[in-house]
């Protein structure tokens, strides 16, 4: 260089134009409970890579960047 594939809470995930102010596990934090710890329980915190476009309405569809993987010269 050219093509293909991925980017969502600290980490792994759900999603399939409108029921979504983004949902679930683990983790923090805080609380009940226990003498204590830990375990259980409830509670909290925290995210759509960027930048445009489409649409009446985008995390979701398009094109651009950037990153990351990969396949060909």
């Nucleotide at each position: 260089g050219u093509c293909c594939c991925c980017a969502u809470c600290g980490u792994c995930u759900a999603g399939c134009g409108g029921c979504c102010u983004a949902g679930g596990a683990c983790a923090u934090c805080g609380g009940c409970c226990u003498u204590u710890c830990g375990a259980g329980c409830c509670g909290u915190c925290g995210g759509c890579g960027c930048c445009g476009g489409u649409u009446c309405a985008a995390a979701c569809c398009c094109g651009g960047c950037u990153g990351g993987g990969g396949a060909c010269g």

Annotation:
Predicted 3D model of a 73-nucleotide RNA (transfer RNA) from a Candidatus Omnitrophota bacterium. The RNAcentral record of the sequence draws on ENA. Its Rfam family is "tRNA". Rfam's curators write: Transfer RNA (tRNA) molecules are approximately 80 nucleotides in length. The coordinates come from a structure-prediction model, not an experiment, and the mean pLDDT is 81.